[in-house]
Model confidence (mean pLDDT): 88 of 100. The part of an RNA shown here (small-subunit ribosomal RNA, central domain) has 348 nucleotides and comes from an uncultured bacterium. RNAcentral holds the full RNA, with entries from ENA. It matches the Rfam family "Bacterial small subunit ribosomal RNA".

Context: one part of a larger RNA
RNA sequence: CUGGGUGUAAAGGGUGCGUAGGCUGUUCUGUGCGUCAGAGGUGAAAUCCACGGGCUUAACUCGUGGGGUGCCUUUGAUACGGCAGGGCUUGAGUACGAGAGAGGUGCGUGGAAUUCCUGGUGUAGCAGUGAAAUGCGUAGAUAUCAGGAGGAACACCGGUGGCGAAGGCGGCGCACUGGCUCGUAACUGACGCUGAGGCACGAAAGCGUGGGGAUCAAACAGGAUUAGAUACCCUGGUAGUCCACGCCUUAAACGAUGCAUGCUUGGUGUUGGUCUCGCAAGAGAUCAGUGCCGUAGUUAACAUGAUAAGCAUGCCACCUGGGGAGUACGAUCGCAAGGUUGAAACUC
Repeated sequence: CUGGGUGUAAAGGGUGCGUAGGCUGUUCUGUGCGUCAGAGGUGAAAUCCACGGGCUUAACUCGUGGGGUGCCUUUGAUACGGCAGGGCUUGAGUACGAGAGAGGUGCGUGGAAUUCCUGGUGUAGCAGUGAAAUGCGUAGAUAUCAGGAGGAACACCGGUGGCGAAGGCGGCGCACUGGCUCGUAACUGACGCUGAGGCACGAAAGCGUGGGGAUCAAACAGGAUUAGAUACCCUGGUAGUCCACGCCUUAAACGAUGCAUGCUUGGUGUUGGUCUCGCAAGAGAUCAGUGCCGUAGUUAACAUGAUAAGCAUGCCACCUGGGGAGUACGAUCGCAAGGUUGAAACUC
C1' cells in the first nucleotide's frame, strides 16, 4: 500500500467541545482545473514480446517488426467532481406558544435513625457467636423516659420511571443556570457531518493545605477458628469516609456495541407532548424517549433484529498468534503514588 476485521475470539478512544483535514442537499448559468475523446510530438540504445538468421544445440547474439506507464502541444465533449455567480427549502439554525425532569451551582431548612453528654426510673446483667471468648456493667450498664450536642445519609413515594455527553444525579424550599421534547411553519438560506493534534469534563481510591469527625472502617490490637490462620467470624480501632480550595486522570469508565444520516414486516408495555372521535370511560393517529418478544436479513454460534449486530454512505479510533509486557529504554505529565506513549532479545 492492498485486503479483512473490532457485542462475547485480537480490536470502539471514558465523555464532550472543537482546529486542520476528509466528506457534503436541491436547481440554474458560466468556466473547462480535474475527467473523457481525437490528432501530433516525445518516450535513446540495450532490455521486453513476435517472426526470422548465426555459433553442432542452448545460454548468448544479429536483423525486422511490435509494444510502452508517463509527459508536452493542440482540437473537442461537459454528465460527474472543482471553482465563480444566482435561486430554492426538505438538512441545520432562529422566533413564537406549550411541556416534563434526582440536569448543574449556591443558600436555607425538616423529620426518622446511630453515637455521645446531663438528669429521672430501675437492677444484674448486656453485647456477641455455629459455639464461645475478648469487650461493656454494682464507680449502676443494657432497658426505659425527658432534655441537650454533633456529624452523615435522606425510609415510604420509587417505577427495566425521569434527567445528563459521559462520570453521574434522589428529603423539602428559594435564587441563579445548562440542555431536551411537542406544536406553529413566521424568519435565515446548506450556515451541515465527522474530527488527527488541542482544550474541557471525568466514579472510587490516593495526594497537598485548612476545617470537620456521628456512622462505617484499610492499617493496627485483642478474642476465636485452625495443623498453621499474617484470613474468613467477633470485640475494639486510626487514616479515610464529610466540607473548602488545589492536584491525580484511572476503572468490568460496559450496551464489553464510536459518531452522524437515510432506508427496511410486526406485536405488546411504559414516560413526555400534540391531533381526531367520544357525554364519559376510553379508542385511534402521530412525534420524541425507554423496555420486552419477534419477521426478513445478519451471525461461527450465542444472539441481534427500526434503540440492528440488517442494507448503505461519510469521518474518526483501534486490531494483526500466546508469553516476555502494558514490562524496559527514551520522551512527557505529576508533590508523590503513578499516568500517557511503548519496544526487543528470548521462548512456545